[in-house]
RNA sequence: CUCUUAUCAAGAGCAGGUGGAGGGACUAGCCCGAUGAUACCCGGCAACCGACUAUCCUUAAGCUCAUAUCCGCGCAGGCGGGCAUGGACAGGAAGCACGGUGCUAAAUCUUGCGGAAGCGUAAGCUUCUGAGAGAUGAGAG
Numbered sequence: 001c002u003c004u005u006a007u008c009a010a011g012a013g014c015a016g017g018u019g020g021a022g023g024g025a026c027u028a029g030c031c032c033g034a035u036g037a038u039a040c041c042c043g044g045c046a047a048c049c050g051a052c053u054a055u056c057c058u059u060a061a062g063c064u065c066a067u068a069u070c071c072g073c074g075c076a077g078g079c080g081g082g083c084a085u086g087g088a089c090a091g092g093a094a095g096c097a098c099g100g101u102g103c104u105a106a107a108u109c110u111u112g113c114g115g116a117a118g119c120g121u122a123a124g125c126u127u128c129u130g131a132g133a134g135a136u137g138a139g140a141g
């Protein structure tokens, strides 16, 4: 950088520190900002991935072990197969917040392409909705 997939109306310091001018991806709006934003540090929020759990589920399905039993083969030790119960693993839920990220004004602040409904003579406006774009996680190249 590209692809796949999930999520994006909840939550998180208006007296914390540094620092000084633009910032909210882009367009158009509309906002935030020297009563000091954006950013960085600290704090906080969430719980996507991993780890963990004297927790719960595991009805159908995976794998394996034990026990009981049945069938076939064999003179026999035994071999093969079926079914049932129980256990471990795997799986799911819940929890935790230890590790990896993330987030911490406004719905991803709204909007940009299309559809539906309503209003309007019209330009257009409002609401709902799909896509696009974007952000973040996880996986792949």
Base pairs, nucleotide, nucleotide: 001141002140003139004138005137006136007135008134013042016041017040018039022032023031024030026112028110029109043104044103045102048100049099050098052095053094055093056092057091062089064087065086066085067084069082070081071080072079073078108133113130114129115128116127117126118125119124
Predicted 3D model of a 141-nucleotide RNA (SAM riboswitch aptamer (S box leader)) from Paenibacillus doosanensis.
Model confidence (mean pLDDT): 80 of 100.
The source organism's lineage runs through Bacteria, Bacillati, Bacilli, Caryophanales and Paenibacillus.